[in-house]
The RNA shown here (SAM riboswitch aptamer (S box leader)) has 89 nucleotides and comes from an Acidimicrobiales bacterium.
The organism belongs to Acidimicrobiales, within Bacteria.
Rfam family: SAM riboswitch aptamer (S box leader). Rfam describes the family as follows. The SAM riboswitch is found upstream of a number of genes which code for proteins involved in methionine or cysteine biosynthesis in Gram-positive bacteria.
RNA sequence: AACCCAUCCAGAUGGAGUGAGGGGCUUGGCCCUGUGACCUCCAACCAACCGAUCCACGGACACGGUGGUAACGCCAAGACCGAUGAGGA
Numbered sequence: 001a002a003c004c005c006a007u008c009c010a011g012a013u014g015g016a017g018u019g020a021g022g023g024g025c026u027u028g029g030c031c032c033u034g035u036g037a038c039c040u041c042c043a044a045c046c047a048a049c050c051g052a053u054c055c056a057c058g059g060a061c062a063c064g065g066u067g068g069u070a071a072c073g074c075c076a077a078g079a080c081c082g083a084u085g086a087g088g089a
Stems, first nucleotide, its partner, number of pairs: 003087001005085004013043005021032003024080001025078005044069003049065003053060002073081001
């Protein structure tokens, strides 16, 4: 790396920098955005996927490893693509 399993309607925002688009693709909608989005960084917060610990074996728990913090991966249809974790190690 191929591959494989699980999950993708719960939850959780402030600051700084930058400065124009963003919400994966197509069509149709809808929405966020110069009252500064997207992205990056810092802090805070959320969350039990893995480890550790505890357990009455049902779970508990943010200590460690990840992950996340508009709206169901925004919605519908379609073909796909993808994200996160565990394994493969």